[in-house]
RNA sequence: GAUUGCAACUCUGGAGAGUUCCUAAAAGGACGCCGAAGGUGUAAGCAUCCAUGCGAUGUGAUCUCUCAGGCAAAAGGACAGAGGUAAUUUU
Numbered sequence: 001g002a003u004u005g006c007a008a009c010u011c012u013g014g015a016g017a018g019u020u021c022c023u024a025a026a027a028g029g030a031c032g033c034c035g036a037a038g039g040u041g042u043a044a045g046c047a048u049c050c051a052u053g054c055g056a057u058g059u060g061a062u063c064u065c066u067c068a069g070g071c072a073a074a075a076g077g078a079c080a081g082a083g084g085u086a087a088u089u090u091u
Stems, first nucleotide, its partner, number of pairs: 001089006009083005018031001020030003032071003038067001039065001041063001045059005050053001
């Protein structure tokens, strides 16, 4: 220098949905919406088991549901990049 991986941490980027009504209000309520914290369900796949089957169990998405959360700004934000770090290898 290169490649691969990485829990936490730091930095950067980071979408969607209300200029609705009541209310003094951005809080609360009503109605209407969003999916990319988390969570539910599930497919392919994978793993294990056995009685070997269109079998059972587990795991499992950016899909699904919208419980939670969100629908000015702020905050949050899956995910991505970099820092950093580990291993291997080259010079």
Annotation
The RNA shown here (Glycine riboswitch aptamer) has 91 nucleotides and comes from a Eubacteriaceae bacterium. It matches the Rfam family "Glycine riboswitch aptamer". Its family is annotated with glycine biosynthetic process in the Gene Ontology. Its mean pLDDT, the model's own confidence on a scale to 100, is 79. The model forms 83% of the base pairs in the Rfam consensus. The organism belongs to Eubacteriaceae, within Bacteria.